Small-subunit ribosomal RNA, central domain from an uncultured bacterium, 349 nucleotides, folded computationally.
The coordinates come from a structure-prediction model, not an experiment, and the mean pLDDT is 87.

Context: one part of a larger RNA
RNA sequence: CUGGGCGUAAAGGGCGCGUAGGCGGUCAGGUAAGUCAGAUGUGAAAGACCGAGGCUCAACCUUGGGGUUGCAUUUGAAACUGCUUGACUUGAGUGCAGGAGAGGGAAGUGGAAUUCCCGGUGUAGCGGUGAAAUGCGUAGAUAUCGGGAGGAACACCAGUGGCGAAGGCGGCUUUCUGGCCUGUAACUGACGCUGAGGCGCGAAAGCUGGGGGAGCGAACAGGAUUAGAUACCCUGGUAGUCCCAGCCGUAAACGAUGGGUACUAGGUGUUGGGGUUGUCAUGACCUCAGUGCCGGAGUUAACGCAAUAAGUACCCCGCCUGGGGAGUACGGCCGCAAGGUUGAAACUC
Numbered sequence: 001c002u003g004g005g006c007g008u009a010a011a012g013g014g015c016g017c018g019u020a021g022g023c024g025g026u027c028a029g030g031u032a033a034g035u036c037a038g039a040u041g042u043g044a045a046a047g048a049c050c051g052a053g054g055c056u057c058a059a060c061c062u063u064g065g066g067g068u069u070g071c072a073u074u075u076g077a078a079a080c081u082g083c084u085u086g087a088c089u090u091g092a093g094u095g096c097a098g099g100a101g102a103g104g105g106a107a108g109u110g111g112a113a114u115u116c117c118c119g120g121u122g123u124a125g126c127g128g129u130g131a132a133a134u135g136c137g138u139a140g141a142u143a144u145c146g147g148g149a150g151g152a153a154c155a156c157c158a159g160u161g162g163c164g165a166a167g168g169c170g171g172c173u174u175u176c177u178g179g180c181c182u183g184u185a186a187c188u189g190a191c192g193c194u195g196a197g198g199c200g201c202g203a204a205a206g207c208u209g210g211g212g213g214a215g216c217g218a219a220c221a222g223g224a225u226u227a228g229a230u231a232c233c234c235u236g237g238u239a240g241u242c243c244c245a246g247c248c249g250u251a252a253a254c255g256a257u258g259g260g261u262a263c264u265a266g267g268u269g270u271u272g273g274g275g276u277u278g279u280c281a282u283g284a285c286c287u288c289a290g291u292g293c294c295g296g297a298g299u300u301a302a303c304g305c306a307a308u309a310a311g312u313a314c315c316c317c318g319c320c321u322g323g324g325g326a327g328u329a330c331g332g333c334c335g336c337a338a339g340g341u342u343g344a345a346a347c348u349c
Base pairs, nucleotide, nucleotide: 003321004320005319006318007303008302012317014201015200016199017198021194022193023192025088026087027086028085029084030083031082033081034080035077036076037075038074039073040072041071042070049065050064051063052062053061054060091191092188093187094186095184096183097182098181099180103177104176105175106174107173108172109171110154115149116148117147118146119145120144121143125136126135162169163168206247207246208245209244210243211242215241216240220236221235222234223233258316259315260314261313262312263311266294267293268292269291270290271289272288273287274286275285276284277283298305299304322349323348324347331342332341333340334339
């Protein structure tokens, strides 16, 4: 350098932005680096291969030839790649006209419910379980009515529905702001795809400082259960859960399926646009973008996948290479720590 692979067998980076690099649309001209053809030089000899010859043969030896896939110089070709010049619009982007949305940040605000406090009514229980007990209650609980406080989450709408790159996002209003879709075809004119490093985002838990604390609730305590019960069940309950600032950087971060482009039967549903037509209640058909189900070819070890491919191809990145040892040790880098990341070997089957 090369092979085969990565939904479930080992294997897709958690996700994005983007540097180098790799790859790259249509037409014409130039060039000739890659590419192709010719010529010349070189590619030592021996060995190897083919032919001929010499030792009686052979081994061995002599001799001739081919070859030596390469390199250099030179002449030429111009399809493809590269470079360069000019042009194009279909890729990409911009404009214009519309559209949907729990996309993100900030501020404000609403009702239901739980808990607590105050007051009224009221009396002996409440609560909890398989059954109980711990617990609460005559210092008046539970229940019920009125008032108040505070924190957290937003019933119905709600949907195999929507949005976001992923993590994720759900009361309402205002404000700031990102992306997406449709139509149009005015503008730019290949400005593109991917992306080693790098940078950023990144659930929950955890950490630092400050606040907050209703409910829930690791740890903890008690009551049960049990042979035991450091559990499951019950009564309590601290961190935490919430907010601000800063860390951490992980996950079954899953579609266990990287991104891009093009192509390849149908059927049915749904979300958001656009168009044609008929009725004008709203339906039929066409089309674009998303999102489900079924299913053919094809594919697959099978299961299954099947235009949202795991089909057919191309481009780029990541990753795998028997099980255990081990995501461990050592070292490096990162972190306040917890730990993360990179990541072996002996030995063993």